Overview: A computed fold for a 136-nucleotide RNA from Oceanispirochaeta crateris, annotated as FMN riboswitch aptamer (RFN element). Model confidence (mean pLDDT): 82 of 100. Taxonomically the source falls in Oceanispirochaeta (Bacteria, Spirochaetota, Spirochaetia, Spirochaetales). RNAcentral holds the sequence, with entries from Rfam. Of the family's consensus pairs, 100% are formed in the model.
RNA sequence: AUGAUUCUUCGGGGCAGGGUGAGCUUGUUAUUAGCAAUUCCCUACCGGCGGUUAAAGCCCGCGAACCGGCUGAAAAGCUGGUUGAACUGGUGAGAUUCCAGUGCCGACAGUAUAGUCUGGACGAGAGAAGAGUAAG
Numbered sequence: 001a002u003g004a005u006u007c008u009u010c011g012g013g014g015c016a017g018g019g020u021g022a023g024c025u026u027g028u029u030a031u032u033a034g035c036a037a038u039u040c041c042c043u044a045c046c047g048g049c050g051g052u053u054a055a056a057g058c059c060c061g062c063g064a065a066c067c068g069g070c071u072g073a074a075a076a077g078c079u080g081g082u083u084g085a086a087c088u089g090g091u092g093a094g095a096u097u098c099c100a101g102u103g104c105c106g107a108c109a110g111u112a113u114a115g116u117c118u119g120g121a122c123g124a125g126a127g128a129a130g131a132g133u134a135a136g
Base pairs, nucleotide, nucleotide: 004133005132006131007130008129009128010127017042018041019040023035024034025033044116045115046106047105048062049061050060051059057104058103065082066081067080068079069078070077071076086102087101088100089099090098108119109118110117
């Protein structure tokens, strides 16, 4: 220095405002009045982890989420599938990663249709950092 093993800690961010009013409540002969979408419209804001000669939400892969299968008393483990999005120009040895311009995407349940509210979740996890042990 590397590998093995044990333990600890860390490990996801985001609509201020305005418009409309599906509906609801109240009242009346009839008209009213109030509440009312962070989801619709305008606008705003956000971007896990590893890799990549140069830095990534949109290149490659992983995690989470969902649907199965196998093992197991269970906890759990292993495994298959589904799973979103970018182009152009410039610089440069090298960039779909930087700069400029114009775009696009974002699980499930709830609710007036949700990347941002509420919930599973003070969860889980890709991974990151540190401490120790034994042997060679």